[in-house]
The prediction has a mean pLDDT of 88. c-di-GMP-I riboswitch aptamer, 88 nucleotides, folded computationally. The sequence was found by an Rfam model in a public genome assembly.
RNA sequence: CGUUGAAAAAGGCAAAGCUGCCGAAAGGCAGCUACGCAAAGCCACGGGCCUAAAGCGCGGGAAGCGCCAAGGCAGCCGGGCCGCCAAU
Repeated sequence: CGUUGAAAAAGGCAAAGCUGCCGAAAGGCAGCUACGCAAAGCCACGGGCCUAAAGCGCGGGAAGCGCCAAGGCAGCCGGGCCGCCAAU
């Protein structure tokens, strides 16, 4: 430096749920917890998925319905960047 993650070790992260806060929502943050994870570290670049406040349309209408991402998901897949331990 490359490949690999069987065993081991040093360690790491933390789903759902509950509580509090932020948010229109999706979702995020913190605490408890432990479903899982060898990148479950980082980046919304491609695909995908979630939401639909503002906006636009319909509507008598500030009701309601529809469209829409500039809002999200990195623990959906691919790609990019960086990295611990061990084996070889």